[in-house]
RNA sequence: CGGGGCGUGGCGAAGCCUGGUAUCGCGUUCGGUUUGGGGCCGAAAGGUCGCCGGUUCAAAUCCGGCCGCCCCGA
Numbered sequence: 001c002g003g004g005g006c007g008u009g010g011c012g013a014a015g016c017c018u019g020g021u022a023u024c025g026c027g028u029u030c031g032g033u034u035u036g037g038g039g040c041c042g043a044a045a046g047g048u049c050g051c052c053g054g055u056u057c058a059a060a061u062c063c064g065g066c067c068g069c070c071c072c073g074a
Base pairs, nucleotide, nucleotide: 001073002072003071004070005069006068007067010026011025012024013023020057028044029043030042031041032040033039050066051065052064053063054062
């Protein structure tokens, strides 16, 4: 320098192709169960979907640029 993959709550992922209420597991908090803890059950909080712009009635999703990490080639 060129090509490819990835970036989504604290952590790990799904959702993107085919635009339309952002989901699941773990964790956290509260409640129930228990003498208490663990386990189990129920509920809640927590996300400007890496950044900027474009298209659109509407963008995590489509398009362009940029940043970071990883891989391949020179």
The RNA shown here (transfer RNA) has 74 nucleotides and comes from a Solirubrobacterales bacterium. Rfam family: tRNA. The organism belongs to Solirubrobacterales, within Bacteria. It was read from a public genome assembly.